[in-house]
Molecule: transfer RNA
Organism: Methanobacteriota archaeon
C1' cells in the first nucleotide's frame, strides 16, 4: 500500500438487509420470601447506537469522509 469485517446500557449480543418509541441475557438497586446467606417471583436505574457530515417529514438503519480494533494479500 490494496481489499474486507466490526463497533449499540457496566459485560455479551438483536435490531441495519427492508427508514418509522433502541431491546434480549447476565450483571446491578429495591420489594416479597428466609433465622440469615442462596435460589425463586416482582419491580426499577442504566444509551446523545465510535466520531463528522450529506440525503429524508423522520436515520442505529440510507450515502461519504475519519477513528480504532480484526482478517486476507502485495
Nucleotide at each position: 500500500c490494496g481489499g474486507g469485517a466490526u463497533a449499540u446500557a457496566g459485560c455479551g449480543c438483536a435490531g441495519u438487509c427492508u427508514g418509522g418509541u433502541a431491546g434480549c441475557g447476565c450483571a446491578u438497586c429495591u420489594g416479597c420470601u428466609u433465622u440469615g446467606g442462596g435460589a425463586g417471583c416482582a419491580g426499577a436505574g442504566g444509551g446523545u447506537c465510535g466520531u463528522u457530515g450529506g440525503u429524508u417529514c423522520g436515520a442505529a438503519u440510507c450515502c461519504a469522509g475519519c477513528u480504532a480494533u480484526c482478517c486476507c494479500g502485495a